A computed fold for a 476-nucleotide part of an RNA from an uncultured prokaryote, annotated as small-subunit ribosomal RNA, 3' major domain.
[in-house]
Context: one part of a larger RNA
RNA sequence: UGACGGGGGCCCGCACAAGCGGUGGAGCAUGUGGUUUAAUUCGAAGCAACGCGAAGAACCUUACCUAGACUUGACAUCUGAAGAAUCUUUUGGAAACACGAAAGUGCCCUUAUUACGGGGAGCCCGGUGACAGGUGCUGCAUGGCUGUCGUCAGCUCGUGUCGUGAGAUGUUGGGUUAAGUCCCGCAACGAGCGCAACCCCUACCCUUAGUUGCCAUCAUUUAGUUGGGCACUCUAGGGGGACUGCCGGUGACAAGCCGGAGGAAGGUGGGGAUGACGUCAAGUCCUCAUGGCCUUUAUGUCUAGGGCUACACACGUGCUACAAUGGUCGAUACAAAGGGCUGCAAUAUCGCGAGAUGGAGCGAAUCCCAAAAAGUCGGCCUCAGUUCGGAUUGGAGUCUGCAACUCGACUCCAUGAAGUUGGAAUCGCUAGUAAUCGUGGAUCAGCAUGCCACGGUGAAUACGUUCCCGGGCCUU
Numbered sequence: 001u002g003a004c005g006g007g008g009g010c011c012c013g014c015a016c017a018a019g020c021g022g023u024g025g026a027g028c029a030u031g032u033g034g035u036u037u038a039a040u041u042c043g044a045a046g047c048a049a050c051g052c053g054a055a056g057a058a059c060c061u062u063a064c065c066u067a068g069a070c071u072u073g074a075c076a077u078c079u080g081a082a083g084a085a086u087c088u089u090u091u092g093g094a095a096a097c098a099c100g101a102a103a104g105u106g107c108c109c110u111u112a113u114u115a116c117g118g119g120g121a122g123c124c125c126g127g128u129g130a131c132a133g134g135u136g137c138u139g140c141a142u143g144g145c146u147g148u149c150g151u152c153a154g155c156u157c158g159u160g161u162c163g164u165g166a167g168a169u170g171u172u173g174g175g176u177u178a179a180g181u182c183c184c185g186c187a188a189c190g191a192g193c194g195c196a197a198c199c200c201c202u203a204c205c206c207u208u209a210g211u212u213g214c215c216a217u218c219a220u221u222u223a224g225u226u227g228g229g230c231a232c233u234c235u236a237g238g239g240g241g242a243c244u245g246c247c248g249g250u251g252a253c254a255a256g257c258c259g260g261a262g263g264a265a266g267g268u269g270g271g272g273a274u275g276a277c278g279u280c281a282a283g284u285c286c287u288c289a290u291g292g293c294c295u296u297u298a299u300g301u302c303u304a305g306g307g308c309u310a311c312a313c314a315c316g317u318g319c320u321a322c323a324a325u326g327g328u329c330g331a332u333a334c335a336a337a338g339g340g341c342u343g344c345a346a347u348a349u350c351g352c353g354a355g356a357u358g359g360a361g362c363g364a365a366u367c368c369c370a371a372a373a374a375g376u377c378g379g380c381c382u383c384a385g386u387u388c389g390g391a392u393u394g395g396a397g398u399c400u401g402c403a404a405c406u407c408g409a410c411u412c413c414a415u416g417a418a419g420u421u422g423g424a425a426u427c428g429c430u431a432g433u434a435a436u437c438g439u440g441g442a443u444c445a446g447c448a449u450g451c452c453a454c455g456g457u458g459a460a461u462a463c464g465u466u467c468c469c470g471g472g473c474c475u476u
Stems, first nucleotide, its partner, number of pairs: 005476001007475007015465002019429005026320008034311002042053002064306007073131001077130002079127001083123001086103001088101002091098002107120004133295002136293003142289002144284003147280001149278001154193006160169003173184003199272004204240007213230003218227002243266001246260005322422001326381007338369003343362002348357003388419001393414007435457007
C1' cells in the first nucleotide's frame, strides 16, 4: 500500500422480509455424469459447465468406429509431357474406384484463308519433386472474440506540497445523489477514463404527404365494393414538449429534499444500445489467425455401413398434468409482430383426418400464410383415478426425402400407465411486471416442449434493514 476478520460506523441491491407463481414427488422432452460399447467424436465444470458451442446428427453434417481403397494427394502455386472441352456406354463392385469401347475436334491469334500445320487461354489425364494436408498436442507460448465481478461507482494522471523512503495528499471531512452526482469546506490546483447527456424504440401534440392505408359528410354495394374525399385512423419524414422551469415548505443564503399547480408525461417518464482500470494463468488452438512440437504409403484423403439416438442408475433445465376458476360440444368477438418466387398459396373438389387434386392472386400497407387463443353466450359432465390425465403399446395411413430398419414428424382407430399438489431443500418476479393465453421468425428438404421476438387478459405485496448473500465508502 492492499487483502482479509464469526472488528466498528454509514449506504445500496428481489439480498432478506411482505406477497404471487414455481422447482424438488409423476410421465415425457432435452443436456450432463456414470456405465456400456468396435465407436458411443470433441469441448464446457461452483456462482460464471449441464435445452451450453449445436439457429435444428436418417445420408451429408461428422471430427468417432468397422471395412474397402489412394499416396504430389480432396485443395493451392510452379515445372516438363500428352490430349481439347464435352457426351454416350460394357463389365466387376456396397460405393469409392478399376479395366475397356464408341462419338467428338469448339474459342482467340497465326498463314497461302481449303487442307496440313504452329502458338495461346480454359479444361481434363497421368509424371517429377519443391510442397500440400492434419477438427493432431499445448488457451499455462499467443492474437482476436467472449463470460464474470458489474451498469457496481469506481480507476488514474500532471504540477505542487508532505515524507529519508515505500508512499501520502488530491479521491479524506459536513451535507446530498441512482452516481467520485452536485454543493460547502480543506495544501492542494487542475485533468483523463468511467457516471450523466448526445443514439434508437415507446407515451402526447403540431406539420408535410395520401396509396396498396382510412371513411365523417353525399351517393352506391353482399363487402370501403365503386364514385368521391384525405377530415379521422394509420403510415414515415420534419418539428415541439420535461428543464426541479413555476408556487409553498425545509435546508447552511448552498447542493438538494418534501408537497402542490399545470400537463399526455414529473423529477433518470418506461425500455434498449452503451460495460472504466482491472480480477479469475476464467473460456475458446474444434469459427478464424498464429509460435513451438508431432505426423507425412498417415494423425492426410475418398467411399459404404454403423455410431454421436446405447441404459441397473444419479443430477440440471423444461413441457404436460393431477382437474369444476375445470373438461367437452356448438355458436360468436377482439391483436401485434413477422415470413413468402427453388416461395406463400385463396375459392373449389375429394378424404373422419394428417393431407391430396388443382391453381386465382402475390417479389406483397394490395395477394397468401391466417384459424388468434384465453374471452363471451348456450348444452352436457357432478368429485370419480372420472367425459381428469395422457404415457405406453397394437393396427391402418399421410408427408418430406435417393433412402425414415437402426433413427423423422404428423393423422385416424383401439389401448388408457404413473399421477389426487409433491420431504429436506431451493428458484423467479416490484407493474403493463408476475401469472396465464395464443401468434410469428431464424436454423431448416423434413423435424422445436429449445431459442429469439410479438401482442391479448392481467394481479398480490414491500412494516422495515435485526438476520442470510453480494457490493460500495470511511476506520481499526